[in-house]
Molecule: c-di-GMP-I riboswitch aptamer
Organism: Candidatus Phosphitivorax anaerolimi
């Protein structure tokens, strides 16, 4: 140095839910709090999922456009700790 990956230390994130902020919403921050995580660091690039406006329309829903939210939904792209049986 590549690849793969059990053990075992160190340390890292922190789902539900709950308090208090923010957002029309999805949701998102901030403490609490662990259900899991070996990329549960980072990009919305593809598919997914949900939200809001248009739009259609007698109503309403749906196709569809447009703006967004989820990286802990599945893909890809980037970086990247610890160990050497």
């Nucleotide at each position: 140095g590549c690849a793969a990956c059990a053990c075992a230390a160190a340390g890292c994130c922190a789902a539900a839910c709950c308090a208090g902020g923010g957002g029309c919403g999805a949701c998102c921050c901030u403490g609490g709090g662990a259900c899991g995580g070996a990329a549960a660091g980072c990009c919305a690039c593809g598919g997914g999922u949900c939200c809001g406006c248009u739009g259609c329309a007698g109503g309403a829903a749906a196709a569809a456009g447009c703006g967004g939210a989820c990286a802990g939904c599945c893909g890809g792209g980037c970086u990247g700790c610890c160990u050497g049986a």